[in-house]
RNA sequence: GGGCCCGUAGCUCAGCCUGGAUAGAGCGAUGCCCUCCUAAGGCAGAGGUCGUGGGUUCAAAUCCCACCGGGCCCG
Repeated sequence: GGGCCCGUAGCUCAGCCUGGAUAGAGCGAUGCCCUCCUAAGGCAGAGGUCGUGGGUUCAAAUCCCACCGGGCCCG
């Protein structure tokens, strides 16, 4: 230098191929219930510019382009 894959909640990931109406799950953290206290269990709400910027579109996590970061391969 070239090719491929990945980047979404604090962590692990789904959703992307085939655009659609409020962006989800588990774990964790927080508060409450329970308990003499803790753990376990139950309940609740919170937490996201979907890596960054731009483009296409009525509409983009999803399609296109560039860039940033990580991994693998080739030279």